[in-house]
The prediction has a mean pLDDT of 80. The RNA shown here (transfer RNA) has 74 nucleotides and comes from an Oscillospiraceae bacterium. Rfam family: tRNA. By type it is a transfer RNA. Lineage of the source: Bacteria > Bacillati > Bacillota > Eubacteriales > Oscillospiraceae.
RNA sequence: GCCCCCGUAGCUCAGUAGGAUAGAGCGACCGCCUCCUAAGCGGUAGGCCGUGCGUUCGAAUCGCGCCGGGGGUG
Numbered sequence: 001g002c003c004c005c006c007g008u009a010g011c012u013c014a015g016u017a018g019g020a021u022a023g024a025g026c027g028a029c030c031g032c033c034u035c036c037u038a039a040g041c042g043g044u045a046g047g048c049c050g051u052g053c054g055u056u057c058g059a060a061u062c063g064c065g066c067c068g069g070g071g072g073u074g
Base pairs, nucleotide, nucleotide: 001073002072003071004070005069006068007067010026011025012024013023019057028044029043030042031041032040050066051065052064053063054062
C1' cells in the first nucleotide's frame, strides 16, 4: 500500500432483508430483608448507536469519506 472484520449504556454484548418510546447481563444508586455484611428480592438513573455527508416519507440498520481498534497479505 491492498483486502477483510469491528466501533451501540461505566464494562461485555444483542439488535443489521429500514418503520412505533433502542435492549440484556454485570456494575452504580435507592429501598426491602439481616444484629452487620454478602446473597436474594423490588425499583431508579444512565446511550440518541465513532464522526461528517448522502439516499429515503423514515437510517443503529443502506452508500461514500474520515477517525480509531483488530486480523491477513507483498